[in-house]
Context: one part of a larger RNA
Molecule: small-subunit ribosomal RNA, 3' major domain
Organism: uncultured bacterium
RNA sequence: UGACGGGGACCCGCACAAGCGGUGGAGCAUGUGGUUUAAUUCGAAGCAACGCGAAGAACCUUACCAGGUCUUGACAUCCCGAUGACCGGCCCGUAACGGGGCCUUCUCUUCGGAGCAUUGGAGACAGGUGGUGCAUGGUUGUCGUCAGCUCGUGUCGUGAGAUGUUGGGUUAAGUCCCGCAACGAGCGCAACCCUUAUCCUCAGUAGCCAGCAGGUCAAGCUGGGCACUCUGUGGAGACUGCCAGGGAUAACCUGGAGGAAGGUGGGGAUGACGUCAAAUCAUCAUGCCCUUUAUGACCUGGGCUACACACGUACUACAAUGGCGUUUAACAAAGAGAAGCAAGACCGCGAGGUGGAGCAAAACUCAAAAACAACGUCUCAGUUCAGAUUGCAGGCUGCAACUCGCCUGCAUGAAGUCGGAAUUGCUAGUAAUCGCGAAUCAGCAUGCCGCGGUGAAUACGUUCCCGGGCCUUGCACA
Numbered sequence: 001u002g003a004c005g006g007g008g009a010c011c012c013g014c015a016c017a018a019g020c021g022g023u024g025g026a027g028c029a030u031g032u033g034g035u036u037u038a039a040u041u042c043g044a045a046g047c048a049a050c051g052c053g054a055a056g057a058a059c060c061u062u063a064c065c066a067g068g069u070c071u072u073g074a075c076a077u078c079c080c081g082a083u084g085a086c087c088g089g090c091c092c093g094u095a096a097c098g099g100g101g102c103c104u105u106c107u108c109u110u111c112g113g114a115g116c117a118u119u120g121g122a123g124a125c126a127g128g129u130g131g132u133g134c135a136u137g138g139u140u141g142u143c144g145u146c147a148g149c150u151c152g153u154g155u156c157g158u159g160a161g162a163u164g165u166u167g168g169g170u171u172a173a174g175u176c177c178c179g180c181a182a183c184g185a186g187c188g189c190a191a192c193c194c195u196u197a198u199c200c201u202c203a204g205u206a207g208c209c210a211g212c213a214g215g216u217c218a219a220g221c222u223g224g225g226c227a228c229u230c231u232g233u234g235g236a237g238a239c240u241g242c243c244a245g246g247g248a249u250a251a252c253c254u255g256g257a258g259g260a261a262g263g264u265g266g267g268g269a270u271g272a273c274g275u276c277a278a279a280u281c282a283u284c285a286u287g288c289c290c291u292u293u294a295u296g297a298c299c300u301g302g303g304c305u306a307c308a309c310a311c312g313u314a315c316u317a318c319a320a321u322g323g324c325g326u327u328u329a330a331c332a333a334a335g336a337g338a339a340g341c342a343a344g345a346c347c348g349c350g351a352g353g354u355g356g357a358g359c360a361a362a363a364c365u366c367a368a369a370a371a372c373a374a375c376g377u378c379u380c381a382g383u384u385c386a387g388a389u390u391g392c393a394g395g396c397u398g399c400a401a402c403u404c405g406c407c408u409g410c411a412u413g414a415a416g417u418c419g420g421a422a423u424u425g426c427u428a429g430u431a432a433u434c435g436c437g438a439a440u441c442a443g444c445a446u447g448c449c450g451c452g453g454u455g456a457a458u459a460c461g462u463u464c465c466c467g468g469g470c471c472u473u474g475c476a477c478a
Base pairs, nucleotide, nucleotide: 001478002477004474005473007472008471010469011468012467013466015462016461019426020425021424022423023422026316027315029313030312031311032310033309034307035306042053043052064302065301066300067299068298069297070296073125077124078123079121080120081119082118083117084116088103089102090101091100092099106115107114108113127291128290130289131288132287136285137284138280139279140278141276143274148187149186150185151184152183153182154163155162156161167178168177169176193268194267195266196265198236199235200234202232203231204230207226212223213222214221239262242256243255244254245253246252318419322378323377324376325375326374327373335366336365337364340359341358345354346353347352385416390411391410392409393408394407395406396405432454433453434452435451436450437449
C1' cells in the first nucleotide's frame, strides 16, 4: 500500500421490510447429471453451466457408431503426358457412393502453338470439428452502468509511498459547492445519439363527407380537397428558467405556479483501470505437439430422441373472478411476403383440398386479434374441471415420417382439490393476465426475440440477511 475481520461510523441497491404473483407437490415440454449403449459427438459447471453454443438433429446438418469404399485425395498451387471438352441426357450395376457403356459437345491462332477444361502419373503438398483457451489474437461473461481508476508538476517522507482523491455539506454520480500544500489534467459520470410523450412548419396515390357534387343494400365507392387523423422532413419545447421557504449569502433541498411533460420526464444504445491463468483452439485466426492407405475423404444404415432415477427452466391445470354454448358484435400494435403471401368461390365435421383475383406491398394477402361485453346453462362433484395416455380413421411437408415430424376427427379419459423444508420475480403502464407477429425453417416452438390489449397492491422504515461504495481501526496474510 492492499486484502481480510462473526471491528466501528456513514451511504446505496426489489438487499430486507410492506405487498402481488410464482417455483418446490401433479402431468407434460425442454436442458443437464447419472446410468445404459456399437455410438448415445463435442463444449458450457456456484452466483456468471443446466429452453446455454443450437435463429429450429427424420436424410442432410453431423463432428459419434457399424458396415462398404478411396489414397496427391472432397478442396488449393506447381510439373509432365493424353484427350477435346466441361455441363447435360439415357442405359447397366450397387444398400448407396465409388464403377462400366452410349449420345451430345470448346475458344483463339501468325497453324508453330496458346488458353481453358477433363483425365492419368510423380512428388512437393493438401486435409484434420485431433491436443493444448495454463502458449495466443479476436470476441464474450462477471463484479457493474458500481463510481470509481490514474497522471504531470509541486510538496512531505531515508524509503516503500503519501498528498491531490482526505474534511464540512450535497448528489443518481470523484455531481457540484466550500475549505485545504497543493495546482491542474486524463479515462470513467453527465451531455452529445436513437425512441417515446406535446405543439408548429413543409409534403400528401393511407385518412376525411370535415365542406361541395355524384352514387350504393352497404361502402372514400367516384369527382374533388389536404382541414383533421396518420406517415415522413425540419423545427420548438424543460433550463431548477420563475415564485416562496430552508441552507453558509454556496452547492443544493422542500413546496408552488405555468405547462403535454419538472427537476436525469419514460425506455434504449453506450460498460473506466482492472478481477476471476473466468469462457471459447468446435465461428474465425494462430504458435507448438500429434496424425498422413488415416485422427483425412465418400456412402448406406443407425445414433445425438435410450431410461430405474436426480436437478434446473418453462407450459398446462387443479376450477364458479370458472367451464361450455349462442349471439350480437366490438376495439390493436408491430411485422412478413415472389422457389413467396394468397382473397372471394366451391368441396370436406375438421386438419385440409380444388382453383386462383390481387400484391415486390401505407395499395393486395397473411389477418380471425384474444382476454372483454350480453344472454343461456352447469351448482361444488374428480364434475359439463383438467387434459396425460392409448386405439381407430384421416390431412400436410418431404426421395423418405418405423426408429424419429406436425396437425385433424371420433373414442379413451390418468395424475391433479393450490403444493413440506426451502426458494424466486417485480416499485407503474410495472407485476399479473390476454392474444398477435417474426427469425431459424421443406416440415416441426410450451423456447427465443418483438408487439400491443386489460391493468393492480405495497414501500412505516434501514434493526437484521445478501451485495456494493467511502472513511477509520486491528492484524495470524501478500